This is a predicted structure of a 75-nucleotide RNA (transfer RNA) from a Chloroflexota bacterium. Rfam family: tRNA. Rfam's curators write: Transfer RNA (tRNA) molecules are approximately 80 nucleotides in length. It is annotated as a transfer RNA. The sequence is in RNAcentral, with records from ENA. Model confidence (mean pLDDT): 81 of 100.
RNA sequence: GCGCCUAUAGCUCAAUGGCAGAGCGCCUGAUUGUGGAUCAGGAGGUUACGGGUUCGAAACCCGUUAGGCGCCCCA
Numbered sequence: 001g002c003g004c005c006u007a008u009a010g011c012u013c014a015a016u017g018g019c020a021g022a023g024c025g026c027c028u029g030a031u032u033g034u035g036g037a038u039c040a041g042g043a044g045g046u047u048a049c050g051g052g053u054u055c056g057a058a059a060c061c062c063g064u065u066a067g068g069c070g071c072c073c074c075a
Stems, first nucleotide, its partner, number of pairs: 001071007010024004018055001026042005048064005
């Protein structure tokens, strides 16, 4: 330098172009002598960034950034 893959909640991951979700974690309450476990509720998101397509984009197209893998060249 070229090609491919990945980027979504604190973590691990879902989501057929049509309400952004789950598990774990966190907070509050119930239960318990306390804690744990269990149960109920809650908070938490610029879907990496900038554009484009579309009535509608996490998803499709272009570019950028970061990480990973492979190939080429030089030393």